[in-house]
RNA sequence: GGAGUCGGCCAGGCAAUCGCUCCGUUUCAGGCUUCGGCUUGUUGUGGGGAGGAAAGUCCGGGCUCCACAGGGCAGGGUGCCAGGUAAUACCUGGGGGGCGCGAGCCUACGGAAAGUGCAACAGAAAGGAUACCGCCGGUGCAGGUUUCGUCCUGGCCGGUAAGGGUGAAAUGGUGCGGUAAGAGCGCACCGCGCAGGUGGCAACACGCUGCGGCUAGGUAAACCCCGCCCGGAGCAAGACCAAAUAGGAAAGCGAUGCCGUUGCCCGCGGCGCUUUCGGGUAGGUUGCUCGAGGCCGCCGGUGACGGCGGUCCCAGAUGAAUGAUUGCCCUCGACAAAACCCGGCUUAUCGGCCGGCUCCCACU
Numbered sequence: 001g002g003a004g005u006c007g008g009c010c011a012g013g014c015a016a017u018c019g020c021u022c023c024g025u026u027u028c029a030g031g032c033u034u035c036g037g038c039u040u041g042u043u044g045u046g047g048g049g050a051g052g053a054a055a056g057u058c059c060g061g062g063c064u065c066c067a068c069a070g071g072g073c074a075g076g077g078u079g080c081c082a083g084g085u086a087a088u089a090c091c092u093g094g095g096g097g098g099c100g101c102g103a104g105c106c107u108a109c110g111g112a113a114a115g116u117g118c119a120a121c122a123g124a125a126a127g128g129a130u131a132c133c134g135c136c137g138g139u140g141c142a143g144g145u146u147u148c149g150u151c152c153u154g155g156c157c158g159g160u161a162a163g164g165g166u167g168a169a170a171u172g173g174u175g176c177g178g179u180a181a182g183a184g185c186g187c188a189c190c191g192c193g194c195a196g197g198u199g200g201c202a203a204c205a206c207g208c209u210g211c212g213g214c215u216a217g218g219u220a221a222a223c224c225c226c227g228c229c230c231g232g233a234g235c236a237a238g239a240c241c242a243a244a245u246a247g248g249a250a251a252g253c254g255a256u257g258c259c260g261u262u263g264c265c266c267g268c269g270g271c272g273c274u275u276u277c278g279g280g281u282a283g284g285u286u287g288c289u290c291g292a293g294g295c296c297g298c299c300g301g302u303g304a305c306g307g308c309g310g311u312c313c314c315a316g317a318u319g320a321a322u323g324a325u326u327g328c329c330c331u332c333g334a335c336a337a338a339a340c341c342c343g344g345c346u347u348a349u350c351g352g353c354c355g356g357c358u359c360c361c362a363c364u
Stems, first nucleotide, its partner, number of pairs: 001360010012329007020049006028041005051335001055346002058344005063234004075230005080094005095109001096107004110225002115223002117219002132164002134160006141154004172190006191214001192212005197206003238286004248277006257271005293312008330333001
C1' cells in the first nucleotide's frame, strides 16, 4: 500500500423568527369551598419533546381481568453440553460437523441395530436388492479348426460384486494370502460398532485395553418414538366518576278515579305525579410512564452477567404534539416516526468515523 474479517459509534450542522405538546412557576379572571385550599381559562417565564430500528408483531416476560384440587389424553412448542437471565426460540463459554491459507463464519446438532412411508431420472438392481457388460467353471448342444490330443465362436447350465457402466447414494478401504475366477473367505493396518479404562461438571475426546468380520445404507423443519416446556384473553386489558332518554326497584301522595278480570260486591293486576336508589350509554378521569432505568467508578467472573457506591430524571399525545419560514456552510443528508412497558430476534437503511485481528505485496 492492497484485500478481508470482527466489534463499537454518528444519523447534516449553526443561527433567527413564528407555532404545537407536557411539567414547574407567575399575573389576571371565573367557579366551588369546611376559608386550609381545590379547579378552569389566560399571560409571562424556566425546562423536557421519537428511533437504531419507534417497523414486522415472530418469540419471551412484567402488568390487568377471567378460569383453576390433582392426574391423564389431545394439541402446540422445543431439542449437543454448561452457564447467564424476570424469561426466552435470546445471549455467553465450550463440544461435534461443514467452509475458508487465515482472522473468522455457518450449524433445529436427540433417536434410522421400534414401526410405517419416501427416493424423480438413469440403472440389471434403491434395502436383508441385484448378474447388463465383463471374469471363471461345466457341457452328452450347434458351427468351424486339427498334427485327432485338442483349440476357437455361439447356445445352455452354474459360480462370481475384483473391474466397467448408471446414479446424489450400490452393502467398508488398501495390501498380502487364497481361489477355477472371486469374495472379510483368512490375516495386517485404517475405518465402524459395542464394552471397559483415562481426562472433563457435561457435551465429548483419547487404539489406552478387549471383543465383534461388519451384522446396523440415506431421509425424522416425513409420520413417528423419547426428554423437557406450555391455562385463556389483552391497555379497545382493567378501575373510578357520571348527563339526557328509555326501562327497573322502593317509599310517599291523590281521586278511592279509570281499565281488565262474567252483570254486581270483595280480591287481584295495570294506569298518574314526586322523591330516592341501583345497573348503565355518551362523556370525563385513571391505568401512563421512576423503570428488570441511563451514565460513571470499584469489585467478582474467560464471558454473557452480577454486586456495591455515586449521580441523573430523559416524550406521554388521544384526531392524536415534536413543525414551518428565512439566512449561512458542507461531503447536499438513507430507512423510517412513539401510543401500556421492558428483553430479544428479524427485516429496511445515503454516507461516514474509530478500534482489534488476518492474509498478500514492496521497502528498510